[in-house]
RNA sequence: ACCUCCGUAGCUCAGUGGAAAGAGCGCUGCCGUGCGAAGGCAGAGGUCGUAGGUUCGAUUCCUACCGGGGGUG
Numbered sequence: 001a002c003c004u005c006c007g008u009a010g011c012u013c014a015g016u017g018g019a020a021a022g023a024g025c026g027c028u029g030c031c032g033u034g035c036g037a038a039g040g041c042a043g044a045g046g047u048c049g050u051a052g053g054u055u056c057g058a059u060u061c062c063u064a065c066c067g068g069g070g071g072u073g
Base pairs, nucleotide, nucleotide: 001072002071003070004069005068006067007066010025011024012023013022018056027043028042029041030040031039049065050064051063052062053061
């Protein structure tokens, strides 16, 4: 330099053109307990990497760039 995959919650990851964007773990509160733990219930937390484009509508499609993994030279 080129090819390729990825970038969504604190972490690990789903999702896929239209509903208010989800799960597990973690975190907070309550129940629970003699105090805890396990378990149960509720909740907080997201510019869906950035900027454009297509579209009535984009997390999803296209382009460029940024960051990361792998490969070729």